[in-house]
Context: one part of a larger RNA
Molecule: large-subunit ribosomal RNA, domain II
Organism: Marine Group III euryarchaeote
RNA sequence: CCCAUGGAGUUCCUGUUAUUGGCGAGGUUAAGCACGCAGGUGCGAAGCCGGAGGGAAACCGAUAGUCCGCAGCGCAAGCGAGGGACAGGGUGUGCUCGCCCGGAGUCAAUAGCUGGACACCCGAAGCCGGUCGAUCUAUGCCUGGGCAGGGUGAAGCCCCUCGGAAGGGGGGUGGAGGCCCGCACCGGUACUGAUGUGCAAAUCGUUCGGAUGACCUGGGUAUAGGGGCGAAAGACCAAUCUAGGCCGGCAAUAGCUGGUUCCUCCCGAAACUGCUCGCAGGCAGACCUCGGUGGAGGCGGGGCGUGAGGUAGAGCACUGGUUGGAUAUUUAGGGGGAGAAAUUCCUCGGUAUCCUGUCAAACUCCGAAUUUGCGUCCGCCGUAGAUACCGGGCAGUGAGGUUGCCGGGGUAAGCUUGGUAACCAUAAGGAAAACAAACCAGACUGGAGUUAAGGUCCCCAAGUAGUGACUAAGUGUUGUAGAACAAAUGGUGUUUAAUGGCACAGACAGCUGGGAGGUUGGCUUAGAGGCAGCCAUCCUUUAAAGAGUUCGUAACAGAUCACCAGUCGAGUCUUCAAGCCCAGAAAAUGGACGGGACUAAGUCAUUCACCGAUACUCCAGCCCUCCUUCGGGAGAUGGGGUAGGGAGGCGUCGUGCGUGGGCGGAAGCGAGGCCGUGAGGUCUCGUGGACCGCGUUCGAAUGAAAAUCAUGGG
Numbered sequence: 001c002c003c004a005u006g007g008a009g010u011u012c013c014u015g016u017u018a019u020u021g022g023c024g025a026g027g028u029u030a031a032g033c034a035c036g037c038a039g040g041u042g043c044g045a046a047g048c049c050g051g052a053g054g055g056a057a058a059c060c061g062a063u064a065g066u067c068c069g070c071a072g073c074g075c076a077a078g079c080g081a082g083g084g085a086c087a088g089g090g091u092g093u094g095c096u097c098g099c100c101c102g103g104a105g106u107c108a109a110u111a112g113c114u115g116g117a118c119a120c121c122c123g124a125a126g127c128c129g130g131u132c133g134a135u136c137u138a139u140g141c142c143u144g145g146g147c148a149g150g151g152u153g154a155a156g157c158c159c160c161u162c163g164g165a166a167g168g169g170g171g172g173u174g175g176a177g178g179c180c181c182g183c184a185c186c187g188g189u190a191c192u193g194a195u196g197u198g199c200a201a202a203u204c205g206u207u208c209g210g211a212u213g214a215c216c217u218g219g220g221u222a223u224a225g226g227g228g229c230g231a232a233a234g235a236c237c238a239a240u241c242u243a244g245g246c247c248g249g250c251a252a253u254a255g256c257u258g259g260u261u262c263c264u265c266c267c268g269a270a271a272c273u274g275c276u277c278g279c280a281g282g283c284a285g286a287c288c289u290c291g292g293u294g295g296a297g298g299c300g301g302g303g304c305g306u307g308a309g310g311u312a313g314a315g316c317a318c319u320g321g322u323u324g325g326a327u328a329u330u331u332a333g334g335g336g337g338a339g340a341a342a343u344u345c346c347u348c349g350g351u352a353u354c355c356u357g358u359c360a361a362a363c364u365c366c367g368a369a370u371u372u373g374c375g376u377c378c379g380c381c382g383u384a385g386a387u388a389c390c391g392g393g394c395a396g397u398g399a400g401g402u403u404g405c406c407g408g409g410g411u412a413a414g415c416u417u418g419g420u421a422a423c424c425a426u427a428a429g430g431a432a433a434a435c436a437a438a439c440c441a442g443a444c445u446g447g448a449g450u451u452a453a454g455g456u457c458c459c460c461a462a463g464u465a466g467u468g469a470c471u472a473a474g475u476g477u478u479g480u481a482g483a484a485c486a487a488a489u490g491g492u493g494u495u496u497a498a499u500g501g502c503a504c505a506g507a508c509a510g511c512u513g514g515g516a517g518g519u520u521g522g523c524u525u526a527g528a529g530g531c532a533g534c535c536a537u538c539c540u541u542u543a544a545a546g547a548g549u550u551c552g553u554a555a556c557a558g559a560u561c562a563c564c565a566g567u568c569g570a571g572u573c574u575u576c577a578a579g580c581c582c583a584g585a586a587a588a589u590g591g592a593c594g595g596g597a598c599u600a601a602g603u604c605a606u607u608c609a610c611c612g613a614u615a616c617u618c619c620a621g622c623c624c625u626c627c628u629u630c631g632g633g634a635g636a637u638g639g640g641g642u643a644g645g646g647a648g649g650c651g652u653c654g655u656g657c658g659u660g661g662g663c664g665g666a667a668g669c670g671a672g673g674c675c676g677u678g679a680g681g682u683c684u685c686g687u688g689g690a691c692c693g694c695g696u697u698c699g700a701a702u703g704a705a706a707a708u709c710a711u712g713g714g
Stems, first nucleotide, its partner, number of pairs: 001714006011117003015113009026049003032043004053060002063087001065086004072079002088101005120259002123256001127249006138223009147213001149181003152177001156173007185210003190206002193204002225241001227237002262649006272285005287396001289393002292390001297381003301378008313366001314364002319360003324355006333348006400424010429440002444621007454611003457596003463608001465607006476598002489583003493580004498575001500573003510567005516540003521535003546561001550559002622639002624635004650703001652700003656696006668687008
């Protein structure tokens, strides 16, 4: 992992609601007794509920009067069960108020739910009690055993020698040591080697530590679970230790995780508010569903009229912030000048006014769009019974998320926290390459057609469609956001629009020639001659030529420009915008417009076709709700759906009654046909070899794919 079998809302009691039935101002028995083979039947009001409420209690103690009015009845007027509004009454001093009063209950059965019980099933870690353990291991005690070989050479002793002595030196002998090297033995350092479904629930290899000692070890014996033992690591106490194992309390508890078994039909949420030792949970409300009451209005849309508002924007009239200037005032103060001082002048600054420029959630002289009250007219729903109102049963939910718009926090975030709408959650289909939420569109079944978003070269259905432009960058063919993107700033890339000059009396660019004289202007300077610097910047000859534009020289010289003429022959120059494009532009395997590829199959504008969905239309069918004269009608705008509510069915096992099948072949098993929306049913053939159905009533240890489910098998 697969298969088979098993496997989870049960039962009793309490309370409550609905439905059905009995009796009814009453209803009903319990224990028990009697009878019966038994199911059961008959007795049995003790007790319980109801029949009166109010009050803490003492205690006191209750209706058939009026009106409206649905259904219904009636020719009509009207009457009018139930219903409603008054009136009246009981009680309480909590008395301009509360509760109650014009009789409906009770006993069963069935179903839903609450509570108590193990209470839908499985699941802790733990807590407590009683027992079993020291054959593992920790430590102590008793009694035994073990330690190749080699090295070093303490004390003591002997000899020689030195010394006055104490004692020293040398040579031997001797054989000490938690001494040295190293087997057995004990250990377990490193490779962080091998192995790692192992040889092994700790092993193997090499290497390494101790190896006469606080050494190793056999046998015996002692210490026991809040206890032991510990050269102390919370180590060890039988592969178990920050409190052993086993059994029991025990189905501990689990606001937590997982699982919870057949079908169809109708409706269909919430992730919000309040409280909570509350934040993974509850309770109440809101939202779902089912049922009932009631009896005529209701509403989400639009137009008009009439009101409300202070947002967006805008503005500076107020409150504050804020740029520059002018004027006035000397008004606290700072700096400076004059004066012996008083004082005075200048300036900065302050205040006020005016002009100018500007900002604001807590500013407003103003002020929308949206929003909203009322009236009215349309529209829609409603007596086939309202979606308004009332309240009974029964939930789930109370972790939300995304996008657009409006905000708060934050540098920001696929961030966080609010409001609002839509969507996802609980929504399939089409489209976006793929892609919960963005686009189109809300799927009962089958068929045909038409469109939406989006597309029409190929993958791939449909235009290699038309017209006019732009782009040369493979720019682009990725649209808003998100991860995709790209910015400031530049461009004599190119297109378009505009601006103001010049130009056939010849512009712009190029080429040829000229570019002079007074003069080396004056000053300064060592020098200053157009060209270091300062001042001035005239006049003449001219077609034109600056007291000089840039190089250059020590200073001159020289080159060049402005300016003029000639040549040439038609546009040229400046400024400011817009479109497309270019640079700016760097990331890690090779690489993405979805791909191929494309110069349009790119971009902009425009036109007509076509493709394209479960949308829309048509045809056929099913279901639901309502009406019905039971024939049939209505639903323009019914049938997506998680949690969940409601309704109706299928199958299994048994039971009472009824009725059938079977050795001329039952159940079961295999295969196929048919019927039913489905759970399922049925027929035929084969196999099998003895029991099995159908209708109806009642009753269930009643339906399996999941629970790291249990057991068995593979």